Notes:
Predicted 3D model of a 395-nucleotide RNA (Bacterial RNase P class A) from a Bdellovibrionota bacterium. It is recorded under the gene name rnpB. The model forms 95% of the base pairs in the Rfam consensus. The sequence is in RNAcentral, with records from ENA. The coordinates come from a structure-prediction model, not an experiment, and the mean pLDDT is 75. Its Rfam family is "Bacterial RNase P class A". Rfam classes the family as a ribozyme. The literature on the family includes a 1998 paper in Annu Rev Biochem by Frank and Pace, "Ribonuclease P: unity and diversity in a tRNA processing ribozyme".
RNA sequence: CGAGCGGAGCGGGCGGCCGCAGGCGCCGCAAGGCGCUUGAGGAAAGUCCGGACUCCGUUGGGGUCGGGCGCUGGCUAACGGCCAGGCGGCGUGAGCCGACGGAAAGUGCAACAGAGAGCAGACCGCCGAUGGCCGGUCCGAAAGGGCCGGAUCAGGCAAGGGUGAAACGGGGAGGCAAGAGCUCCCCCGGGAGCGCCCCGCGAGGGGCCCCGCGGCAAACCCCGCCCGGAGCAAUCGCAAAUAGGGACGCGUUUGAGGCGAGAACCCCCGCCGAGGCGUCCGGGUAGCGAGCUUGAGGCGGCGGGCAACCGCCGUCCCAGAGGAAUGGCCGUCUCCCCCGCGCUCCGAAAGGGGCGCGGCGAAGACAGAAUCCGGCUUACAGCUCCGCUCGCGCU
Repeated sequence: CGAGCGGAGCGGGCGGCCGCAGGCGCCGCAAGGCGCUUGAGGAAAGUCCGGACUCCGUUGGGGUCGGGCGCUGGCUAACGGCCAGGCGGCGUGAGCCGACGGAAAGUGCAACAGAGAGCAGACCGCCGAUGGCCGGUCCGAAAGGGCCGGAUCAGGCAAGGGUGAAACGGGGAGGCAAGAGCUCCCCCGGGAGCGCCCCGCGAGGGGCCCCGCGGCAAACCCCGCCCGGAGCAAUCGCAAAUAGGGACGCGUUUGAGGCGAGAACCCCCGCCGAGGCGUCCGGGUAGCGAGCUUGAGGCGGCGGGCAACCGCCGUCCCAGAGGAAUGGCCGUCUCCCCCGCGCUCCGAAAGGGGCGCGGCGAAGACAGAAUCCGGCUUACAGCUCCGCUCGCGCU
């Protein structure tokens, strides 16, 4: 310098003007006004896990059904999360990835190809020892038998060819009719063989002996552990108008009440007028309030631990709206980016990289709280820092 790996942090700063919401103070009868102060995120998102909290159910123990999780040891309120380790896979490496319990409990599955897909199978091939057949020869009076040769009818074999993702381990020697872990030596992977020894809390690792031993459980299943339901629109309190419900009273021609009718009331007049009118009680709705933000909390220091995390001390209060505020404009600064010039490096060239100077434009990603936490996942312009790996060059 180039190419990468892992981790951490930020994600505009300053100023001016105009707004919005919460809190506090002052003024005001009130409506409201003024001042001060506070006001989104690393993911507030997806709502995928786990909890707190609330109500309902069950209220004890065990089992069935159903669902989830699944190497080991830790962490945690809990987790399907995190940390550390083991094993397997990938990468030259830093590192990354893994539904990673059980296939010698049982049932089952394996397309196509192939003879055969599970304790299998015989297409080509090899043999034909044994039994039978054919020929020759020998013994025998014959029946029959011995020996040699041939074909391969029965039969034997599973090493070689061939198929497949997968065909019962590889090399050599012995052995045999031909062969074969059939036997032996060496090698190789595996093993739940409850084998022995050593190391480790453990997963597991190393050595020795033994066994030649297929795969799939994101198939049923078996084993171990965990699991009530609904969710802040939970839940609770206060409580209009209208329409229902209840009680009491008034009233139907001796007329309650309404309208003409005006600022109000009373009287007269006209019209309308009967399961109607008035008062009270109770439930619910709108609305208002509580839940509502002090919490497994943030920051700093010390201590323990490899780490996740935990303990102690100090300090801080950091949005609480609710159809929902957190915004808009302008100036300025710097960064990425863009253009031009110069130097330089790689390259045959085209072209590309680095550095410096000048200039124009220029805050521009994903996104937005809604009861609150712990995680996971997904989205994200650009910038900064730390540790590490590989390659090339120079000293």